[in-house]
RNA sequence: CUUUGCUCAGAGCAAACCCGGAGAAAUCCGGGGACGCAGAGCUUCGAGGCUACGUAAUUCGCGUUGCAGCAUCGGUGGUGCCUGGUGGCAGCGGUGUGCAGAAUCGCGCAUUAUACGCCAGUCGGGCCGCCAAA
Numbered sequence: 001c002u003u004u005g006c007u008c009a010g011a012g013c014a015a016a017c018c019c020g021g022a023g024a025a026a027u028c029c030g031g032g033g034a035c036g037c038a039g040a041g042c043u044u045c046g047a048g049g050c051u052a053c054g055u056a057a058u059u060c061g062c063g064u065u066g067c068a069g070c071a072u073c074g075g076u077g078g079u080g081c082c083u084g085g086u087g088g089c090a091g092c093g094g095u096g097u098g099c100a101g102a103a104u105c106g107c108g109c110a111u112u113a114u115a116c117g118c119c120a121g122u123c124g125g126g127c128c129g130c131c132a133a134a
Base pairs, nucleotide, nucleotide: 002134003133004132005131012037013036017032018031019030020029021028022027035121041127042126043125045124046123047122048119049118050117054114055113056112057111058110060108061107062106063105065100066099067098069097070096071095072094073093074092079090080089081088082087
């Protein structure tokens, strides 16, 4: 230096899960804990995978709009009719309900797409490195 991880030594890392924290999530950080790991050290360069806050599209619902009926409430002022008067009715306005649904816009749920978010313990590449054997 190359190859290998059968053997030696001293170490190292830490899956699931639990607790706390960050995050919309994927996931990450700290503590515990060990399934495993000879690069389970570092690095998103290539591939692959995960998530979808936001954005876009679509569906549905509600509202925005119109109509008229019913119910209910109101009475400051004005209008019409009735009444001797209090007042009553109509009309008007608010709310609820019903019907209509073309367009627009807003809100909410859902679905789909999307990385600018992640995964190095998915694989490859790059960088650095421990021990031993041949």

Notes:
A computed fold for a 134-nucleotide RNA from a Nitrospirota bacterium, annotated as c-di-GMP-I riboswitch aptamer. It matches the Rfam family "c-di-GMP-I riboswitch aptamer". Rfam's curators write: GEMM was predicted in a large-scale screen for bacterial structured RNA regulatory elements.